[in-house]
RNA sequence: GGGGGAUUAGUGUAAUGGUAGCACGAGUGGUUCUGGACCACUUAGUCGGGGUUCAAAUCCCUGAUCCCCUGCCA
Repeated sequence: GGGGGAUUAGUGUAAUGGUAGCACGAGUGGUUCUGGACCACUUAGUCGGGGUUCAAAUCCCUGAUCCCCUGCCA
């Protein structure tokens, strides 16, 4: 240099055009003599920018970071 993949909440992971969910974590309350467990509620997210569309995590362009494969020169 060329090709491919990945980026979503504090962590992990879904959602292939219909407006973002699950688990763990954290917080508050309940229960308990206390703690754990359990129950209820809450918490917080689509890597940046632009475009297409009534509608974008999803499609297109561009940039960034990481991973994999591979070439050239010395």